[in-house]
Order: sequence, then C1' cells, then structure tokens
RNA sequence: UUAUCAAGAGUGAUUGAGGGACGGGCCCUAUGAAAUCCAGCAACCAUACGAUGGUGCUAAUUCCCGCGGUGUGUAGCCGGCAGAUAA
Repeated sequence: UUAUCAAGAGUGAUUGAGGGACGGGCCCUAUGAAAUCCAGCAACCAUACGAUGGUGCUAAUUCCCGCGGUGUGUAGCCGGCAGAUAA
C1' cells in the first nucleotide's frame, strides 16, 4: 500500500490469574484466565494443483462506543479513524 473482518472451529492435556489492542462501558474466567502441546476451523500466500506447506484463527458483529454526517440531536443508520490477519 492492497484485500478482508455479520460465517466457521475442543466436556482434551499441562499449568495456575487473569483476559477481551487502547480509553469509557459492558462482559468472560477456580463449573479454570493467559501461555504451551495436541486437536480443529478455513482467510491469505506458495506448490508438483491430489493434497501438502508457511503464517493466521478457535466467547460476545473488530463485544459496543470513541471522529464526522443524518436523526424527534436519545435510539437507529451511513461513512471514517484506529485495530487485527495475509501478501
């Protein structure tokens, strides 16, 4: 910089307190957080185009909002910013 982000994926093992990018909310978690292994899902890329490999992912729409527009300036809707993944 480009593309995508409303779908999909474990009653597993080890281990022990945190995690959901950030802020505000609101959630998840000892009926085990995060991490590692195995397993699974299937987005991108590569390839000998069978299938395999390199990343990635496996609570909630990127959990919602954060800036602007519309609006009975509440809700809702639209477009951005930021973030994540791949090349």